[in-house]
Context: one part of a larger RNA
RNA sequence: UUGGGUGUAAAGGGUGCGUAGGCUGGCAUCUAAGUCUGGGGUGAAAUCUUGCCGCUUAACGGUAAAAUUGCCCUGGAUACUGGAUGUCUUGAAUCUGACAGAGGUCGGUGGAAUUCGUGGUGUAGCGGUGAAAUGCAUAGAUAUCACGAAGAACACCAGUGGCGAAGGCGGCCGGCUGGGUCAGUAUUGACGCUGAGGCACGAGAGCGUGGGGAGCGAACAGGAUUAGAUACCCUGGUAGUCCACGCUGUAAACGAUGUAUGCUAGUUGUUGGGCUUUCGGGCUCAGUGACGCAGUUAACGCAGUAAGCAUACCACCUGGGGAGUACGUUCGCAAGAAUGAAACUC
Numbered sequence: 001u002u003g004g005g006u007g008u009a010a011a012g013g014g015u016g017c018g019u020a021g022g023c024u025g026g027c028a029u030c031u032a033a034g035u036c037u038g039g040g041g042u043g044a045a046a047u048c049u050u051g052c053c054g055c056u057u058a059a060c061g062g063u064a065a066a067a068u069u070g071c072c073c074u075g076g077a078u079a080c081u082g083g084a085u086g087u088c089u090u091g092a093a094u095c096u097g098a099c100a101g102a103g104g105u106c107g108g109u110g111g112a113a114u115u116c117g118u119g120g121u122g123u124a125g126c127g128g129u130g131a132a133a134u135g136c137a138u139a140g141a142u143a144u145c146a147c148g149a150a151g152a153a154c155a156c157c158a159g160u161g162g163c164g165a166a167g168g169c170g171g172c173c174g175g176c177u178g179g180g181u182c183a184g185u186a187u188u189g190a191c192g193c194u195g196a197g198g199c200a201c202g203a204g205a206g207c208g209u210g211g212g213g214a215g216c217g218a219a220c221a222g223g224a225u226u227a228g229a230u231a232c233c234c235u236g237g238u239a240g241u242c243c244a245c246g247c248u249g250u251a252a253a254c255g256a257u258g259u260a261u262g263c264u265a266g267u268u269g270u271u272g273g274g275c276u277u278u279c280g281g282g283c284u285c286a287g288u289g290a291c292g293c294a295g296u297u298a299a300c301g302c303a304g305u306a307a308g309c310a311u312a313c314c315a316c317c318u319g320g321g322g323a324g325u326a327c328g329u330u331c332g333c334a335a336g337a338a339u340g341a342a343a344c345u346c
Base pairs, nucleotide, nucleotide: 003318004317005316006315007300008299012314014201015200016199017198021194022193023192025088026087027086028085029084030083031082033081034080035077036076037075038074039073040072041071042070049065050064051063052062053061054060091191092188093187094186095184096183097182098181099180103177104176105175106174107173108172109171110154114150115149116148117147118146119145120144121143125136126135162169163168206247207246208245209244210243211242215241216240220236221235222234223233258313259312260311261310262309263308266291267290268289269288270287271286272285273284274283275282276281295302296301319346320345321344328339329338330337331336
């Protein structure tokens, strides 16, 4: 390379949008580039293959054929692919009417709790642990009541419930705003799928500037434990956690399962909509769960939300270590990220 693969053995890009490219619905007509076919030309010789022949044989040589899988010209065929035109509605999109939702963003607002402050009551402990001690407290703590301040998070509702492309999203109210589903079957008429590069988004930690700082809490300090204890436990506690703006661009970014489309027994729950009903229920579309047949799988399992049967496109894998390292390059303020070997070794 061919091939075979990618849930768990190596392997699905963190996610989307989208450029080039690849692929692309039904019918009719035209064309004949690809495709198929007839004829012609060319495809030097040698070589290769086959028949026959010549050196005693062979190597070698002679002769004839074949081959030269190709290219060009020309006549035809039209199923498929391509090109052109027309047309259709089921793919796609739009319209109208409904609907659900922690989807996003900005602003406002509420109560519980916590800590702190002030004042009152009150007195000797509190706190913490396996047990203690550090710590706090007669300068009045802990407890309790009232008032005030601050920051952060939103108990119950809450649900294999909902929404979002993923990351993720949860008190309440309002502004702006994205997507989805159902019904009608009104409009356009293939307008589609995928997507190398590219662009955008992207938990947490981290970085920059300026705020904020209640609780928690890397680092750090002290107390314990221990042979030691740079830990686990305890008392404190800085960065951080929060906000605004900018960067970083990584995760077991997981369903460890790329996206899209079609097809393939059933049973049972649930969310949203529609139709229907004898009001028990039934049917249907879109989601979200549990089982389970065929099938599949090395097995586990998966099984209409496929890991089944197929098609299109992308990404990735090819023994372990060395190594996601070195070097180079790009990006970044840095931390580092991306790309990514070899020697050697088993």
The part of an RNA shown here (small-subunit ribosomal RNA, central domain) has 346 nucleotides and comes from Gracilimonas sp. HME9573. Model confidence (mean pLDDT): 89 of 100.